[in-house]
RNA sequence: CACCGAUAAAGGCAAACCCGUCGAAAGGCGGGGACGCAAAGCCAUGGGUCUAAGGCCGUUCUGGCUAUGACUGCCAGGUUGCCGGG
Numbered sequence: 001c002a003c004c005g006a007u008a009a010a011g012g013c014a015a016a017c018c019c020g021u022c023g024a025a026a027g028g029c030g031g032g033g034a035c036g037c038a039a040a041g042c043c044a045u046g047g048g049u050c051u052a053a054g055g056c057c058g059u060u061c062u063g064g065c066u067a068u069g070a071c072u073g074c075c076a077g078g079u080u081g082c083c084g085g086g
Stems, first nucleotide, its partner, number of pairs: 003086001004084002012037002017032006035073001041079003045076003048071003054066004
């Protein structure tokens, strides 16, 4: 340095849920809280999933389609890191 990931060490992040807040919603942010995570750090690049304000269509009711919105803790990819039993 590279690969790999220990019954190691130092640590890190924080699911569900609750409270507050932003948002049309999905969801985000802050606090509490821990299901878990060797990148559960960062990036919306590819795929996938979610929502449908606005737009379009239809209309008895009220429905259908659509991302420019969202999810990196859905998968992959890119990129940056701790440790060193192997």
A computed fold for an 86-nucleotide RNA from a Bacillota bacterium, annotated as c-di-GMP-I riboswitch aptamer.
Model confidence (mean pLDDT): 86 of 100.
Of the family's consensus pairs, 91% are formed in the model.
NCBI's taxonomy places the organism under Bacteria, Bacillati, Bacillota.